This is a predicted structure of a 79-nucleotide RNA (c-di-GMP-I riboswitch aptamer) from a Gammaproteobacteria bacterium.
Rfam family: c-di-GMP-I riboswitch aptamer. Rfam links the family to the GO term cyclic-di-GMP binding.
The prediction has a mean pLDDT of 87.
[in-house]
RNA sequence: GUUUGAAAAAGGCAAACCCGCCGCGAGGCGGGGACGCAAAGCCACUGGUCUCGGGCAACGAGACAGCAGGGUUACCAAA
Repeated sequence: GUUUGAAAAAGGCAAACCCGCCGCGAGGCGGGGACGCAAAGCCACUGGUCUCGGGCAACGAGACAGCAGGGUUACCAAA
C1' cells in the first nucleotide's frame, strides 16, 4: 500500500422511548437511554422514501447519510 472483518483488544457511535428547546411539517439540536452499527464519520451526486406548497398534475422548496448505490477521510486486527 491492497484486500478482508471470523476472533481479540483500545476506544467510538447510538434505534425505540422519555424530558427540554427549535421547525407548519418531514425532522433537527441538547440530556437520559441502548435496538443495533466496521464507517451508524463526512458529502444529498444517482435512485428511493417522507414533508410543505401547487389545478394536488407538471413542478418548486425541504427532510432522511440508521434505505440502497456512489464519492471522500479514518481506528484496530488478520492475510